[in-house]
Context: one part of a larger RNA
Molecule: small-subunit ribosomal RNA, 3' major domain
Organism: uncultured Bacteroidota bacterium
């Protein structure tokens, strides 16, 4: 100088508290330990592993097994030799892979090309080592700190600056001051959202006029509203009262769409954890080369006395079921999204139209309205099992989603303990989108509809500054 103290001071944050919803109990989904297995590839492991890599394991992928092949090889370069094919057809064998044959068969006058096979040289390895590394990434933290130069103080290690008062969200700004300065970090400048001008009116939009219809329903037409997309304005404690020396603070203050960062996002100092990754890629050493390369069938990653972790549906009357009937925003869509029709109870099929999309088209749901159900293991809840069927696919047996009937498990709010949220948030409803032939999606990423509680900081936990104590470094 640090750590660190069940030392002290002062200040932050869903870190307690007020709350409002959950986990922990039940089923089933998923990930992970364990066990089992011929194999259940690999990594991730306290916070920072466990709906993580995986934004999609029936073959493929894949990396793991069993088995049955090839060895310059699955690809790709060099130089040499041989042949003239080689591709394409077929025939056995065979589970493909492969092997074994047959038929066809080359260009150019030449050099020579092209292809194929032969050695040669090179190859390949998701094998080891994240404790050899790049790069990339998690966490402390969007924590408010980490340093420098030159002066000054100390033999020195280091110190000052970075401390004091005050204020901030902030090492943010003020005063003071042996320091002045500077630097990366804070901030700002980057987009998205709220407001409102101008400009532009298609596919979008219809007040205002005509005409048409059952209806913005088409048509002329219109540029006003909405919206679309560029291109400006606006917000700075700028005014106003009060406190302050000053920076600031505080007002149910004026204006104003918005008021003291207006909301969100991206953006992450030095540095920590030899923190993750050699399997994403790259790379040193090292290992294996008729195999730890490589090609192919089938299986395994889906196994199941058990343990945990994230989730999902529920346990019901603020509900369930049946009928009616509105109202969004973000994106897809030509191998593809499909309007209508018609068949089926339905998944969905058969026809057909329209869209390379502001046009066509995927396309709401919780709320409202009306009806039933009467408190029960129920018209709750839907697990499991059986049976019948679409659908993708070369294939659903191991191991796919969906539909219809049938069946109808546990559970009546969950110990000890525990997460999560301060606003359009939490809760709660559908939607959409990557990946994808199809789906284990209840995940993860966004979008929008409806919409709630906080006296305060004593106390538990993380963190910051200053301070003391120390047998630690």
């Nucleotide at each position: 100088u640090g750590a660190c103290g069940g030392g002290g001071g002062c200040c932050c944050g869903c870190a307690c508290a007020a709350g409002c919803g959950g986990a922990g109990g039940a089923g089933c989904a998923u990930g992970u330990g364990g066990u089992u297995u011929a194999a259940u590839u690999c990594g991730a492991u306290g916070g920072u592993a466990c709906g993580c890599g995986a934004g999609g394991a029936a073959c493929c992928u894949u990396a793991c097994c069993u088995g049955g092949g090839c060895u310059u090889g699955a690809a790709a370069g060099a130089c040499a030799g041989u042949u003239g094919a080689c591709c394409g057809u077929c025939u056995c064998u065979g589970a493909a892979a492969g092997g074994a044959g047959a038929c066809u068969u080359u260009c150019g006058c030449a050099a020579g090309a092209c292809a194929a096979c032969u050695g040669u040289c090179u190859a390949g390895g998701u094998g080891c080592u994240g404790c050899a590394u790049g790069g990339c990434u998690g966490u402390c933290g969007u924590c408010a700190g980490c340093u420098c130069g030159u002066g000054c103080c100390g033999u020195g290690a280091g110190g000052u600056g970075u401390c004091g008062g005050g204020u901030u969200a902030a090492g943010u700004c003020c005063c003071a001051u042996a320091a002045c300065g500077a630097g990366c970090g804070c901030a700002a400048c980057c987009c998205c959202u709220a407001u409102u001008u101008c400009u532009a009116g298609u596919u979008g939009c219809c007040a205002u006029a005509c005409c048409u219809u059952a209806a913005u329903u088409g048509g002329u037409g219109g540029a006003a509203c909405u919206c679309u997309a560029g291109a400006g304005a606006a917000a700075c404690u700028g005014c106003c009262a009060g406190c302050g020396u000053a920076a600031g603070c505080u007002g149910u203050g004026a204006g104003g769409a918005a008021g003291g960062a207006g909301g969100g996002g991206a953006u992450g100092a030095c540095g920590u954890c030899a923190a993750g990754u050699c399997a994403g890629c790259a790379c040193g050493g090292c290992c294996c080369u008729u195999a730890c390369g490589u090609c192919c069938a089938g299986g395994g990653c889906u196994a199941c006395a058990c343990a945990c972790g994230u989730g999902c549906u529920a346990c019901a009357a603020u509900g369930g079921c049946c009928g009616g009937u509105a109202c969004a925003a973000u994106g897809g869509g030509u191998c593809g999204c499909u309007a209508c029709a018609c068949a089926g109870c339905a998944a969905u099929g058969u026809g057909a139209u329209g869209c390379u999309a502001a046009u066509c088209u995927c396309a709401a749901a919780a709320a409202c309205c009306g009806g039933u159900c009467c408190c029960a293991g129920u018209u709750c809840g839907g697990a499991u099992u059986g049976a019948a069927g679409u659908c993708u696919g070369c294939a659903a047996u191991u191991c796919g989603a969906c539909u219809u009937c049938a069946u109808g498990a546990a559970g009546c709010u969950g110990g000890a303990u525990u997460c999560g949220c301060u606003a359009g948030u939490a809760a709660u409803c559908g939607g959409a989108u990557a990946u994808c032939a199809g789906c284990u999606a209840c995940g993860a990423u966004c979008c929008g509809g409806u919409g709630a509680u906080a006296c305060g900081u004593u106390c538990c936990c993380g963190g910051g500054c200053c301070u003391u104590g120390u047998a630690c470094a």